[in-house]
RNA sequence: GUGCUCUUGGCCGAGCGGCAAAGGUGCCAGGCUUCCAACCUGGCGAGGCGGGUUCGACUCCCGCAGAGCACU
Numbered sequence: 001g002u003g004c005u006c007u008u009g010g011c012c013g014a015g016c017g018g019c020a021a022a023g024g025u026g027c028c029a030g031g032c033u034u035c036c037a038a039c040c041u042g043g044c045g046a047g048g049c050g051g052g053u054u055c056g057a058c059u060c061c062c063g064c065a066g067a068g069c070a071c072u
Stems, first nucleotide, its partner, number of pairs: 001071007010025003018055001026044006048064005
């Protein structure tokens, strides 16, 4: 340099164009407990950036950035 794949909360990780974005972990509060842990309940918090298509985009298309693999 070229091709392919990927980029979602602090971390991990799902998703058929109909999102009010699943779940786990974490954190916060409460319960339980003599206290802590465990457990239970509630809460917090997210689609890399820009543009396009569409009634509607995390999802499709283009560009950019970053990561991985292969080739050179």
The RNA shown here (transfer RNA) has 72 nucleotides and comes from Blastopirellula marina. Model confidence (mean pLDDT): 85 of 100. RNAcentral records the identical sequence in 3 taxa. Rfam family: tRNA. By type it is a transfer RNA. Rfam links the family to the GO term triplet codon-amino acid adaptor activity. Rfam's curators write: Transfer RNA (tRNA) molecules are approximately 80 nucleotides in length. The sequence is in RNAcentral, with records from ENA. NCBI's taxonomy places the organism under Bacteria, Pseudomonadati, Pirellulales, Pirellulaceae, Blastopirellula.